[in-house]
Context: one part of a larger RNA
RNA sequence: UUGGGCCUAUAGCAUCCGUAGCCGGUUAGGUAAGUCUUUGGUGAAAUCUAGCAGCUUAACUGUUAGGCGUGCCGAAGAUACUGCUUAGCUUGAGACAGGGAGGAGUUAGGAGUAUGCCUUGGGGAGCGGUAAAAUGUCAUAAUCCAAGGUGGACUAUCGGUGGCGAAGGCGCCUAACUAGAACUGGUCUGACGGUGAGGGAUGAAAGCUAGGGGAGCGAUUGGGAUUAGAUACCCCAGUAGUCCUAGCUGUAAACGCUGCCUGCUUGAUGUUGCAUUUCUUUCGUGGAUGUGCAGUGUCGUAAUGAAGAUGUUUAGCAGGCCGCCUGGGGAGUACGGUCGCAAGGCUGAAACUU
Numbered sequence: 001u002u003g004g005g006c007c008u009a010u011a012g013c014a015u016c017c018g019u020a021g022c023c024g025g026u027u028a029g030g031u032a033a034g035u036c037u038u039u040g041g042u043g044a045a046a047u048c049u050a051g052c053a054g055c056u057u058a059a060c061u062g063u064u065a066g067g068c069g070u071g072c073c074g075a076a077g078a079u080a081c082u083g084c085u086u087a088g089c090u091u092g093a094g095a096c097a098g099g100g101a102g103g104a105g106u107u108a109g110g111a112g113u114a115u116g117c118c119u120u121g122g123g124g125a126g127c128g129g130u131a132a133a134a135u136g137u138c139a140u141a142a143u144c145c146a147a148g149g150u151g152g153a154c155u156a157u158c159g160g161u162g163g164c165g166a167a168g169g170c171g172c173c174u175a176a177c178u179a180g181a182a183c184u185g186g187u188c189u190g191a192c193g194g195u196g197a198g199g200g201a202u203g204a205a206a207g208c209u210a211g212g213g214g215a216g217c218g219a220u221u222g223g224g225a226u227u228a229g230a231u232a233c234c235c236c237a238g239u240a241g242u243c244c245u246a247g248c249u250g251u252a253a254a255c256g257c258u259g260c261c262u263g264c265u266u267g268a269u270g271u272u273g274c275a276u277u278u279c280u281u282u283c284g285u286g287g288a289u290g291u292g293c294a295g296u297g298u299c300g301u302a303a304u305g306a307a308g309a310u311g312u313u314u315a316g317c318a319g320g321c322c323g324c325c326u327g328g329g330g331a332g333u334a335c336g337g338u339c340g341c342a343a344g345g346c347u348g349a350a351a352c353u354u
Base pairs, nucleotide, nucleotide: 004325005324006323007308008307012322014202015201016200017199021195022194023193025089026088027087028086029085030084031083033082034081035078036077037076038075039074040073041072042071048066049065050064051063052062053061054060092192093189094188095187096185097184098183104178105177106176107175108174109173110172111155112154116150117149118148119147120146121145122144126137127136163170164169207248208247209246210245211244212243216242217241221237222236223235224234259321260320261319262318263317264316267299268298269297270296271295272294273293274292275291276290278288279287280286303310304309327354328353329352336347337346338345339344
């Protein structure tokens, strides 16, 4: 390379947008580039096949004919498919209208309980902590009770294999601004689509830079215990950090360990949203019931799978496009490049060993 694979054995980029490329619904006409048919030219020699000839024979060599030469250049035709082009179509896609759902995002304002601290009053000996203790704290009045104040963080109950978001993620209330999805209608555009190398944007926590903030928690650190030791687990303190603003970093078991899109392939049962049928009603945006679409769970048929399992939310049957894998270690290391303030990230070997 051909091939075989990527949930768990090596392997799906953290996620999306999108350039080139690749792929692409339906009808008719044109064209004839691809494609197909016929045909002309060209397509070295050797090699191959057959006949004949030359070395005594053969191998070998020569000669004649054939074959090979899968290709290229032209000519004439064919038109199903692909391409190009013209004109259409509406199912894909998008737009529009309608009433709903949502912790989707950004900004601002407000609220709530609790912890800590401060002040005042009450009170008067311990408190705290643990398996047990001690360090710690307290007559400079603690712990505890009451009232008032201050400050920072957070948002119990509701809360739910419930919702929303591309992923990371998102949860007190209100407002403004912004975005997306589903459903119903079938009004409009008329293939405008799919994927996506490079590229761009977003991207938890920790970390970094500058300026704020600092209640609680708390790496590092100090002390007390435990222990043979204890650079730990437990306890008392407590710095960075955690929070905000503006930048950087660009990684996670960033997981469904499962790329995206499309079509097809028995079902059962929950639940969420929208639409709708029937019944009920305290007439409420109420309750129950069935159906359709979309989402989200459980079980399970066929099928698949090495099995575990998956199973219309596919790991089934197929198609399109991208990414990635090729024994273990060395090693996600070295070197080089590139990005970064740094920490480091991305790219990424070999010797050797087994």

RNAcentral holds the full RNA, with entries from SILVA.
Small-subunit ribosomal RNA, central domain from a metagenome, 354 nucleotides, folded computationally.
The coordinates come from a structure-prediction model, not an experiment, and the mean pLDDT is 87.